[in-house]
Formats: sequence, C1' cells, structure tokens
RNA sequence: GCCAUCGUGGCUUAGCGGCAUAGCGGCUGAUUCGUAAUCAGCAGGUCGUGGGUUCGAUCCCCACCGAUGGCU
Repeated sequence: GCCAUCGUGGCUUAGCGGCAUAGCGGCUGAUUCGUAAUCAGCAGGUCGUGGGUUCGAUCCCCACCGAUGGCU
C1' cells in the first nucleotide's frame, strides 16, 4: 500500500428504514437478626467522526478515524 470483518451505556451484546434492547455491573427499596442470594424499581447511550439519500437512518451510500485478520 491492497482486501475482508467489525465499531451501539462501565463491560459483553440484540436490533432486515419508524419508541435504541437484554445480561452483568452501579444506585434505591423489599425480604433477613445481619450479610450473601432472591424479588421490584431507577439512573446511565451525542449508536466511532463528518457528509449524502430519504417524510424519517443504529440500519442504505461516500469519505475519514480506530480495532482484528489476511495479502504484498
């Protein structure tokens, strides 16, 4: 330098153009003599960045940045 796959809360991830999901973790409450476990609830996301298409983009298109693998 070229090719492929990927980038979504703190971590791991779902999401075939129309409300951004779940698990773990965090906080609050219930339960317990107390802790753990369990149950209920809550908070936490500029969906890598910038443009484009569209009534509407996490999703489609382009460029760039980054990660992994391959080729040279």